[in-house]
RNA sequence: AAAGCAGAGCGUGUGAUCGCGGCCGUCAAUGCCGAAAGGCGGCGGCUGAGGAAAGUCCGGGCUUCACAGGGCAGGAUGCCGGAUAACGUCCGGCAGGGGUGACCCUCGAGCAAGCGCAACAGAAAACAACCGCCCGCCUCCGGCGUGGUAAGGGUGAAAAGGCAGUGUAAGAGACUACCGGCAGACCGGUAACGGGAUGCGCGAAUGCAAGCCUCAUCCGAAGCAAGACCGAAUCGAAAGAAUAUGGCGGCCCGUCAUCUUUCAGGUUGGUCGCUAGAGCUCUCCGGUAACGGAGAGAGUCAGACAGAUGAUCACACACGACAUAACCCGGCUUACAGCUCUGCUUUUUCA
Numbered sequence: 001a002a003a004g005c006a007g008a009g010c011g012u013g014u015g016a017u018c019g020c021g022g023c024c025g026u027c028a029a030u031g032c033c034g035a036a037a038g039g040c041g042g043c044g045g046c047u048g049a050g051g052a053a054a055g056u057c058c059g060g061g062c063u064u065c066a067c068a069g070g071g072c073a074g075g076a077u078g079c080c081g082g083a084u085a086a087c088g089u090c091c092g093g094c095a096g097g098g099g100u101g102a103c104c105c106u107c108g109a110g111c112a113a114g115c116g117c118a119a120c121a122g123a124a125a126a127c128a129a130c131c132g133c134c135c136g137c138c139u140c141c142g143g144c145g146u147g148g149u150a151a152g153g154g155u156g157a158a159a160a161g162g163c164a165g166u167g168u169a170a171g172a173g174a175c176u177a178c179c180g181g182c183a184g185a186c187c188g189g190u191a192a193c194g195g196g197a198u199g200c201g202c203g204a205a206u207g208c209a210a211g212c213c214u215c216a217u218c219c220g221a222a223g224c225a226a227g228a229c230c231g232a233a234u235c236g237a238a239a240g241a242a243u244a245u246g247g248c249g250g251c252c253c254g255u256c257a258u259c260u261u262u263c264a265g266g267u268u269g270g271u272c273g274c275u276a277g278a279g280c281u282c283u284c285c286g287g288u289a290a291c292g293g294a295g296a297g298a299g300u301c302a303g304a305c306a307g308a309u310g311a312u313c314a315c316a317c318a319c320g321a322c323a324u325a326a327c328c329c330g331g332c333u334u335a336c337a338g339c340u341c342u343g344c345u346u347u348u349u350c351a
Stems, first nucleotide, its partner, number of pairs: 001347010012316007020048008031040003050322001054333002057331005062223004074219005079093005094108001095106004109214002114212002116208003130153002132149003135145004161179002164176003180202001181200003186195003227272004236263005245257004280297007317320001
């Protein structure tokens, strides 16, 4: 210098005017709105979206309901160890695969329990004989056999360890060497796993569990329109007053309605839940790391409920992508114009 690999950060800026959400101050109140609960105006100041706020796919907090204990069903996860509030996330390993390399990828338990399936082709997809080879027989250029043979051919994604020899009627782990495989004392490692003396001719032996299934671990349900509180009218219950009024034909009593008070219920409505956090930055300590602990620091503040961030103008440049909070947090996934930084690899050149 070129080509790459891994990781981290930023993602228009400044100013002016108008408009909107929130908070604080101040002015106006013996005010206004409302049945109540409760709410409200003007002016000034401050403040007001993201790295993904998105998809709503996992996990947790919080809330209400349910719940003695155990089991079944159902769902999720799935190499090993660790981190964590928890996870299907993350970190570190192992195994397999890819790359010259930095490094990357993996839905990675079990088919030596059982069942099932394996398109097309092929004789056969798991107790394999289509062609070929060999043997025997016959009516011998041909044919027949519950015959032998998995070495050769052909089919297929996959064909019964490979290959060379011995052997044989032809063949065959039948036997031998090498390669592969299985078991494996013992050694290393927390473990996955690695190494491996030795043994076994190898029927343990086709594949699929992203088919049923087996094994292990985990899982109660619904979600902020959760839920808590305050609380009209109407309806309901109880008590009382009084003859003021009405009904029960007149009068008295009684009773019903009315009236007053109290209670229950929790609708219209209102308030809360609501945002400062398992938060951020720095230093030190422990750990390979994820992460944990301690200390210090930063005035760290969107919080609506029909739902606020926009519009216009000026200037600058790299000419602006994907996208707009709705209870909160940890992840994953997906989208994204452009810019910056760090570490590393390979090749070439020069000193």
Predicted 3D model of a 351-nucleotide RNA (Bacterial RNase P class A) from a Lachnospiraceae bacterium. Model confidence (mean pLDDT): 77 of 100. The sequence is in RNAcentral, with records from ENA. It matches the Rfam family "Bacterial RNase P class A". From the family's description: Ribonuclease P (RNase P) is a ubiquitous endoribonuclease, found in archaea, bacteria and eukarya as well as chloroplasts and mitochondria. RNAcentral records the identical sequence in 2 taxa.